[in-house]
The prediction has a mean pLDDT of 77. Predicted 3D model of a 335-nucleotide RNA (Bacterial RNase P class A) from a mouse gut metagenome. Its Rfam family is "Bacterial RNase P class A". Rfam links the family to the GO terms tRNA processing, ribonuclease P activity and dimeric ribonuclease P complex.
């Protein structure tokens, strides 16, 4: 230094959630369904967590284009999928083993950039140099001075003094060429470089890519309220009578109180073998490992030890993050 693991054990005894199986046929309830007693098996994590990405699954929505917002941004591969992994490039650090990168564009605009400095994107402070007696005028980015950052660097040549003016060789751009899937690597040539500092997790361009909610999704039974027709005038009400109308019987319709399903059998685990550098992926075999709705997992007592950290499901998977007493294992690198 890389990867991988454990996560206090063991017994008894009491409670608590499912699930089977005997018993009762009481009691609740309109139904469906619940309740009781014993027995017997089973009951949290690596992160259940933060709810921050991505996916299944469900309803809603949808003709086609476009704008607006979001997220992603080197290249190939894995995978349902992805902002995750994996293998690479090319930068950074570290003697190493290794490890870290939001890693497209600053030659399309804009903005911002303390302080110091002359001057921060164009400028002349000191200083050279030319002309003047001098004030000063001009030229000049060689040296100095300020700063993170000063006009590609750095040697020459040139020059009054310099200066990509101009050369060489490094950078940096363009085209080609060879190697490579690519990302790049590397070599030819051409360009004097106004392409003249940094920032783009600042606006922004480019490129690629997203319909919205979300298990209180959601699906089904179904008292009741609210209604609708049909019988039917046998009773009662209204009414002097008869028609009607309310009560009535039905059956539809509604969907509330409550219930049942969604609910744990699943991109599953674990074993072995094949393919791959690896992420994985295929074949064989074995395993069943919470499922609640006010919500369970606990307490005590003995024992042993390295004395016990974080932290407790609620639809389910894949990951990032972050929080952790300690302890094992291998493989490498330094002394």
């Nucleotide at each position: 230094u890389a990867a991988g693991g454990c996560a206090g054990g063991u017994g008894u005894u009491c409670g608590c959630g499912g699930c089977u199986g005997a018993c009762a046929g009481a009691c609740c309830g309109a139904a469906a369904g619940g309740u009781g007693u014993c027995a017997g098996g089973u009951g949290a994590g690596g992160a259940a967590a933060g709810u921050c990405c991505g996916g299944g699954c469900u309803c809603c929505a949808c003709a086609g284009g476009g704008c607006a917002g979001g997220a992603u941004g080197c290249c190939g591969g894995a995978u349902a999928a992805c902002g995750u992994c994996c293998g690479g490039u090319g930068g950074a650090g570290g003697c190493g083993a290794c490890u870290c990168c939001a890693a497209g564009g600053a030659u399309a605009g804009u903005g911002c950039a303390a302080c110091a400095g002359a001057a921060a994107u164009g400028u002349a402070c000191c200083g050279c140099c030319a002309g003047g007696u001098g004030a000063c005028u001009g030229g000049u980015a060689a040296g100095g001075g300020u700063g993170g950052a000063a006009g590609g660097g750095c040697a020459g040549u040139g020059u009054a003094a310099g200066a990509g003016a101009c050369u060489a060789c490094c950078g940096c751009c363009u085209g080609c060429c060879u190697g490579g899937u690519a990302a790049c690597a590397g070599g030819c040539a051409g360009g004097g470089c106004a392409u003249a500092u940094g920032u783009a997790a600042a606006c922004c361009c480019c490129a690629u890519u997203c319909g919205g909610a979300g298990c209180a999704a959601g699906a089904c039974c179904g008292a009741a309220a609210c209604g609708a027709a049909a019988c039917g005038c046998a009773a009662g009400c209204u009414g002097g009578c008869c028609c009607g109308g309310c009560u009535g019987u039905u059956u539809c319709a509604g969907g509330u109180u409550g219930g049942u399903c969604g609910c744990u059998u699943g991109a599953u685990u674990c074993u072995g073998c094949u393919g791959g550098c690896a992420a994985c992926a295929g074949c064989a075999g074995a395993a069943c490992u919470a499922g609640a709705u006010a919500g369970a997992u606990g307490a005590a007592c003995a024992u042993c030890c390295a004395c016990g950290a974080c932290a407790u499901a609620a639809c389910c998977c894949g990951g990032c993050u972050u929080a952790c007493c300690g302890c094992c294992u291998u493989g490498c690198u330094u002394a």